[in-house]
Molecule: c-di-GMP-I riboswitch aptamer
Organism: Sulfurovum sp.
RNA sequence: UGUUGAAAAAGCUAAACCUAUUGUGAAAUAGGGACAGAAAGCCAUGGGUCUUUGAAAUUAAAAUCAAAGAUUGCCAGGUUACCAAU
Numbered sequence: 001u002g003u004u005g006a007a008a009a010a011g012c013u014a015a016a017c018c019u020a021u022u023g024u025g026a027a028a029u030a031g032g033g034a035c036a037g038a039a040a041g042c043c044a045u046g047g048g049u050c051u052u053u054g055a056a057a058u059u060a061a062a063a064u065c066a067a068a069g070a071u072u073g074c075c076a077g078g079u080u081a082c083c084a085a086u
Stems, first nucleotide, its partner, number of pairs: 002086004012037002017032006035073001041079003045076003048071008
């Protein structure tokens, strides 16, 4: 440095839910709480899903097109990293 793995050791993160705050919203932040995780660290790059606005359409909706957002614990990709074995 590469690959494999979480058996051991040291650790790490924190689902659902509850409370407070922010946001039109998806959701996010903080505290509590642990479902789970070997990258459940980071990046919105390509998809997926979700939200909002506009157009057209419609009895009204859904679906379609465009734009702006959210989601990395949805998938892939990029990048960094503890321990052990090889």